A computed fold for an 89-nucleotide RNA from an uncultured Thermoleophilia bacterium, annotated as Glycine riboswitch aptamer. Model confidence (mean pLDDT): 80 of 100. It matches the Rfam family "Glycine riboswitch aptamer". Rfam links the family to the GO term glycine biosynthetic process.

RNA sequence: AACGACCCCAUGGGAGAGACCGGCUUCGGGCCGGCGCCGAAGGAGCAACCGCCUCGGAAACUCUCAGGCACCCGGACCGUGGGGGCGCG
Numbered sequence: 001a002a003c004g005a006c007c008c009c010a011u012g013g014g015a016g017a018g019a020c021c022g023g024c025u026u027c028g029g030g031c032c033g034g035c036g037c038c039g040a041a042g043g044a045g046c047a048a049c050c051g052c053c054u055c056g057g058a059a060a061c062u063c064u065c066a067g068g069c070a071c072c073c074g075g076a077c078c079g080u081g082g083g084g085g086c087g088c089g
Base pairs, nucleotide, nucleotide: 003087004086006084007083008082009081010080011079012078013077018035020034021033022032023031024030036069037068038067042065043063044062045061049057050056051055
C1' cells in the first nucleotide's frame, strides 16, 4: 500500500398502520378525551446460536412502554464516497 470490523460526516435507496370521532382553542399535524390500528428509532422479553462457557454476547421473533398511522418529516437496514483510531501485515 492493500484488506477487515467498528465509529463519525456526506449522499442514494428504504416498509407498515385512521387526512378517525368529540371538546377546547391563541386556529398551530396545539391541548384534552374516546375508539381502532402499525413495527423498522429507542426500550423490554423469550431464544436458536456464538465465545475466552459459575460469565458474556445474541434476531427483522414477541410486547407495544416510547414512537408512529395522506404528503413532508422521521426511519431499522443496505449501497457509495471521505475521515478516524484499531486489527492484520